The RNA shown here (Glycine riboswitch aptamer) has 105 nucleotides and comes from Vagococcus allomyrinae.
The organism belongs to Vagococcus, within Bacteria.
The coordinates come from a structure-prediction model, not an experiment, and the mean pLDDT is 82.

RNA sequence: AUGAUUAUUGUGGGAGAGAUUAUUGGAAACAAUAACACCGAAGGAAUAAAUUUAGCGUUGCAAGCGCUAGGUGAAGAUCUCAGGUAAAGAGACCGCAGUAGGACG
Numbered sequence: 001a002u003g004a005u006u007a008u009u010g011u012g013g014g015a016g017a018g019a020u021u022a023u024u025g026g027a028a029a030c031a032a033u034a035a036c037a038c039c040g041a042a043g044g045a046a047u048a049a050a051u052u053u054a055g056c057g058u059u060g061c062a063a064g065c066g067c068u069a070g071g072u073g074a075a076g077a078u079c080u081c082a083g084g085u086a087a088a089g090a091g092a093c094c095g096c097a098g099u100a101g102g103a104c105g
Stems, first nucleotide, its partner, number of pairs: 006100008018036001020035006037085003043081001044079002050072009
């Protein structure tokens, strides 16, 4: 001297759904609260197979199998708490350029 998973910085792309109604503040844009209607791609929650522990049953005893109760266990599927429903901002994820790191060679 190659420079993986991963983390992070910058930059580009990036969907969905009411610019809803009412009240208040405000010249307005807008903001807050409330009401109804919706979205899923910040975040969050929950979870299948599988695996594991204990008990019970089966068996002469074990192994194996079955049942029950717990543990570990994924999400772009689910929930809609949070967030969002013109623009702005945010945005999972992806591209490019770096930084850290040092698997592999």